[in-house]
RNA sequence: CGGGGUGUGGUGCAGUGGGAGCACACUCGGUUCGGGUCCGAGAGGUCGCGGGUUCGAAUCCCGCCACCCCGA
Numbered sequence: 001c002g003g004g005g006u007g008u009g010g011u012g013c014a015g016u017g018g019g020a021g022c023a024c025a026c027u028c029g030g031u032u033c034g035g036g037u038c039c040g041a042g043a044g045g046u047c048g049c050g051g052g053u054u055c056g057a058a059u060c061c062c063g064c065c066a067c068c069c070c071g072a
Stems, first nucleotide, its partner, number of pairs: 001071007010024004018055001026042005048064005
């Protein structure tokens, strides 16, 4: 320098055009003598950044950034 991939709650991931979700973790309550397990409820996300297309974008297009892989 060129090509490809990934970027979504604290962590790991799903979601490929119309409700932003799952597991674990966290908080509260129940259960227990107490803790763990289990059960119920809750909080937590400018969807990497900017722009474009569209009635509507996490999703499609363009540019940029970070990380990973391949090539030179």

Predicted 3D model of a 72-nucleotide RNA (transfer RNA) from a Candidatus Dojkabacteria bacterium. It was read from a public genome assembly. It matches the Rfam family "tRNA". The family's RNA type in Rfam is transfer RNA.